A computed fold for an 86-nucleotide RNA, annotated as c-di-GMP-I riboswitch aptamer.
The sequence was found by an Rfam model in a public genome assembly.
It matches the Rfam family "c-di-GMP-I riboswitch aptamer". Rfam links the family to the GO term cyclic-di-GMP binding.
Model confidence (mean pLDDT): 83 of 100.

RNA sequence: UAUCAAUAUGGGCAAAGCUGCCGAAAGGCAGUGACGCAAAGCCAGAUGGGUCUAAGGUCUUUGGACUAUGACAGCCGGUUGCCUGC
Numbered sequence: 001u002a003u004c005a006a007u008a009u010g011g012g013c014a015a016a017g018c019u020g021c022c023g024a025a026a027g028g029c030a031g032u033g034a035c036g037c038a039a040a041g042c043c044a045g046a047u048g049g050g051u052c053u054a055a056g057g058u059c060u061u062u063g064g065a066c067u068a069u070g071a072c073a074g075c076c077g078g079u080u081g082c083c084u085g086c
Stems, first nucleotide, its partner, number of pairs: 004085002012037002017032006035074001041079003048076002050072003056067004
């Protein structure tokens, strides 16, 4: 010194479940709760990939199919960044 990661200190976030509210749903918010996380901070506009939902719309053999203008950053990715330094 950091593209790397043994350890320590002080902090941070909070999965599932449960309760309440919002939503057509996916999902979100608050409380509770900790499975985990060194980016579990931020980005879902023009500006990446992927996944979920389908109210409305289109089609329909009326069974359903397709569709994001709705979502997911704790899927990959992008971006910014703290401490210690075996």